A computed fold for an 82-nucleotide RNA from an uncultured Actinomycetes bacterium, annotated as c-di-GMP-I riboswitch aptamer. It matches the Rfam family "c-di-GMP-I riboswitch aptamer". Its family is annotated with cyclic-di-GMP binding in the Gene Ontology. About the family: GEMM was predicted in a large-scale screen for bacterial structured RNA regulatory elements. Its mean pLDDT, the model's own confidence on a scale to 100, is 83.

């Protein structure tokens, strides 16, 4: 330095669910709250899931948005037992 993540320290981050606010809508944001999370810090690049819309009798399919705490990828960061 790399792996690797401990009944180690130091802090972090914020599921559910309430209240406000935006948005057709998945859902974002702000406060409260804590289910958790060793990257639950950042990035829609693949996948998947979920919304909106065309088009079709119907499927298939186009478009346009969301979800990073679905999974995978990539970039950087703290601490230092085995």
């Nucleotide at each position: 330095c790399a792996c690797c993540g401990a009944u180690a320290a130091u802090g972090g981050c914020a599921a559910a669910u309430c209240c406000g606010c935006c948005g057709c809508g998945a859902g974002g944001c702000g406060g409260a709250g804590a289910c958790g999370c060793a990257a639950a810090g950042c990035c829609a690049c693949g996948g998947g899931c979920c919304u909106c819309u065309g088009a079709u009798g119907a499927u298939c399919u186009g478009g346009a948005g969301g979800c990073g705490g679905c999974c995978g990828g990539g970039c950087u960061g703290c601490c230092g037992a085995a």